The prediction has a mean pLDDT of 81. The RNA shown here (transfer RNA) has 74 nucleotides and comes from an Alphaproteobacteria bacterium. Its Rfam family is "tRNA". The family's RNA type in Rfam is transfer RNA. Rfam's curators write: Transfer RNA (tRNA) molecules are approximately 80 nucleotides in length. Taxonomically the source falls in Alphaproteobacteria (Bacteria, Pseudomonadati, Pseudomonadota).
RNA sequence: GGCCCCGUAGCUCAGCAGGUUAGAGCGCCUGCCUCAUAAGCAGAGGGUCGCGGGUUCGAGUCCCGCCGGGGCCA
Numbered sequence: 001g002g003c004c005c006c007g008u009a010g011c012u013c014a015g016c017a018g019g020u021u022a023g024a025g026c027g028c029c030u031g032c033c034u035c036a037u038a039a040g041c042a043g044a045g046g047g048u049c050g051c052g053g054g055u056u057c058g059a060g061u062c063c064c065g066c067c068g069g070g071g072c073c074a
Stems, first nucleotide, its partner, number of pairs: 001073007010026004019057001029043004050066005
């Protein structure tokens, strides 16, 4: 340098023919329970879906560029 894959909540990820309000588990916080802790139960908070453009009535999803991570080739 070329090609391929990945980037969504603090962490691990789902979302797959473009449409409902962006979700799950774990963690953090609050409450219940307990003498207390853990476990268990309930609730709340947390995201401009890597960044910038484009297509479209509508983009996490499609297209282009860039950034970061991984792999293969040279």